Description
Transfer RNA from a Candidatus Shapirobacteria bacterium, 73 nucleotides, folded computationally. The source organism's lineage runs through Bacteria, Bacteria candidate phyla and Candidatus Shapironibacteriota. It matches the Rfam family "tRNA". By type it is a transfer RNA. The prediction has a mean pLDDT of 81. It was read from a public genome assembly.
[in-house]
RNA sequence: GGCCCCAUCGUCUAGAGGCCUAGGACACUAGAUUCUCAUUCUAGUAACUCCGGUUCAAAUCCGGGUGGGGUCA
Repeated sequence: GGCCCCAUCGUCUAGAGGCCUAGGACACUAGAUUCUCAUUCUAGUAACUCCGGUUCAAAUCCGGGUGGGGUCA
């Protein structure tokens, strides 16, 4: 350099055009419980990599950029 794949809360992930003001687990914070810690229960904080396009409507489809991975040389 060519080709292929991937990018969503702090971490792991669900999602496959409208049912999503994006859900779950763990973690974190607060409260309840306990003499304390742990456990358990309840509540809360927190994300669609960026730019453009298609569409009435985009996390989702298309193009490009960036980053990561694989493969060929």